[in-house]
RNA sequence: AUAGGAUAAAGGCAAACUUAUCGAAAGAUAAGGACGCAAAGCCAAGAGUCUAAUGCAGGGUUUACUCUGCUAUGAUCGUCCAGCUGCCAUA
Numbered sequence: 001a002u003a004g005g006a007u008a009a010a011g012g013c014a015a016a017c018u019u020a021u022c023g024a025a026a027g028a029u030a031a032g033g034a035c036g037c038a039a040a041g042c043c044a045a046g047a048g049u050c051u052a053a054u055g056c057a058g059g060g061u062u063u064a065c066u067c068u069g070c071u072a073u074g075a076u077c078g079u080c081c082a083g084c085u086g087c088c089a090u091a
Base pairs, nucleotide, nucleotide: 002091003090005088012037013036017032018031019030020029021028022027035078041084042083046080047079048076049075050074055070056069057068058067059066060065
């Protein structure tokens, strides 16, 4: 440097759930907790998915509210893909 990771080993991350905080929500953060993970490290550019405050359209109506649909500028890398970086042992 390259290759693919075993049931090894050093070390690491942490789903569901609970509590607190933030948020309109999706969700995020912290602590507890482990279902799993060899990139479950970083990145939201592409695809997918979730949400719909805002905006637009339509309806109802007590004219101030309400309902429905669409909408990402919000979220997710523990959905996939592209990119960047890295630990261990083995060959």
Predicted 3D model of a 91-nucleotide RNA (c-di-GMP-I riboswitch aptamer).
It was read from a public genome assembly, where an Rfam model found it.
Its mean pLDDT, the model's own confidence on a scale to 100, is 84.
The model forms 95% of the base pairs in the Rfam consensus.